[in-house]
Predicted 3D model of a 350-nucleotide part of an RNA (small-subunit ribosomal RNA, central domain) from an uncultured bacterium. The RNAcentral record of the full RNA draws on ENA and SILVA. It matches the Rfam family "Bacterial small subunit ribosomal RNA". Its family is annotated with ribosome and structural constituent of ribosome in the Gene Ontology.
Context: one part of a larger RNA
RNA sequence: CUGGGCGUAAAGGGUGCGUAGGUGGUUCUAUAAGUGAGGUGUGAAGCCCCGGGCUCAACCCUGGGAAAUGCAUUUCAUACUGUAGGACUUGGUGUGCGAAAGGGGAAGUGGAAUGGCGAGUGGAGCAGUGAAAUGCGUUGAUAUUCGUUGGGAACACCAGAGGCGAAGGCGGCUUUCUGGCUCGUAACAGACACUAAAGCACGAAAGCGUGGGGAGCAAACAGGAUUAGAUACCCUGGUAGUCCACGCCCUAAACGAUGAGCGCUCGAUGUUGGAUGUUUUAGGCAUUCAGUAUCUUAGCUAACGCGUUAAGCGCUCCGCCUGGGGAGUACGGUCGCAAGACUAAAACUC
Numbered sequence: 001c002u003g004g005g006c007g008u009a010a011a012g013g014g015u016g017c018g019u020a021g022g023u024g025g026u027u028c029u030a031u032a033a034g035u036g037a038g039g040u041g042u043g044a045a046g047c048c049c050c051g052g053g054c055u056c057a058a059c060c061c062u063g064g065g066a067a068a069u070g071c072a073u074u075u076c077a078u079a080c081u082g083u084a085g086g087a088c089u090u091g092g093u094g095u096g097c098g099a100a101a102g103g104g105g106a107a108g109u110g111g112a113a114u115g116g117c118g119a120g121u122g123g124a125g126c127a128g129u130g131a132a133a134u135g136c137g138u139u140g141a142u143a144u145u146c147g148u149u150g151g152g153a154a155c156a157c158c159a160g161a162g163g164c165g166a167a168g169g170c171g172g173c174u175u176u177c178u179g180g181c182u183c184g185u186a187a188c189a190g191a192c193a194c195u196a197a198a199g200c201a202c203g204a205a206a207g208c209g210u211g212g213g214g215a216g217c218a219a220a221c222a223g224g225a226u227u228a229g230a231u232a233c234c235c236u237g238g239u240a241g242u243c244c245a246c247g248c249c250c251u252a253a254a255c256g257a258u259g260a261g262c263g264c265u266c267g268a269u270g271u272u273g274g275a276u277g278u279u280u281u282a283g284g285c286a287u288u289c290a291g292u293a294u295c296u297u298a299g300c301u302a303a304c305g306c307g308u309u310a311a312g313c314g315c316u317c318c319g320c321c322u323g324g325g326g327a328g329u330a331c332g333g334u335c336g337c338a339a340g341a342c343u344a345a346a347a348c349u350c
Base pairs, nucleotide, nucleotide: 004321005320006319007304008303012318014202015201016200017199021195022194023193025088026087027086028085029084030083031082033081034080035077036076037075038074039073040072041071042070048065049064050063051062052061053060091192094188095186096185097184098183099182103178104177105176106175107174108173109172110155116149117147118146119145120144121143125136126135163170164169207248208247209246210245211244212243216242217241221237222236223235224234259317260316261315262314263313264312267295268294269293270292271291272290273289274288275287276286277285278284279283299306300305323350324349325348332343333342334341335340
């Protein structure tokens, strides 16, 4: 390579957009490039078969044959693929009308709570723990009441196996700008599609740069405990950070550990959004499309389990795996301010 695989054994790229490439709906006509059949030419030697020659043989030389599954050319076929032209509407896309939602950006705004500030009352404790201590407090704490008081961060209830988003993720309220999806209906165009190396964009947290901000929490750090020790778990403090703006970083158990698209294959029960029908019009019931969950048939699976949201049955395209360690390391390269990221071996060893 072939072959076999990728939920948990090694293996799905973090996610999207998208170029090349690969693949591509129904039908008609033409063509005959691929494809199939036949003819002709050519296809060294050796190997193989039948012979000949070294006194045999190995071996060597050599005659003939077979084979050489190939190449070229030519004739025919036209189902499939391609190519060219025409037609179609089911796939896909856009438009009008109606409906749903924590999708994204910006601005504004609200109440509760924590800690602070000011004032009143009050007078010895508070806080904390398994128990304590460090800590705070007669310079009046804790508690309680009040405020034209300042500030930062997060949004209880609603809240749901619920919704939205490609993923990361998204939750007070209002306004504004904006993206995508679904359902119903009407007309339009007519395969315009799927996938996706390269490339581009997005990408939690932590971290980095500059400038702000800083209530609570809290790496580091300090102290108190615990302990044989305790560089921890517990307690009292506490700085980066967490927040904002701009610019980087580009990694995660980035998980459904399950790539994307399309088709096919029993049922049951919830739930979200839309539509249709029916009814006793409070509310139900039935059907259907799109999502989201639970159980299950066939089937699959090493088992666990999956099971119309497949890990079943098939097709197309991409990514990835090939014993453990060495190692996601070294070297080189690209990127980065750095931290480091990406790409990625070998010796050796079991």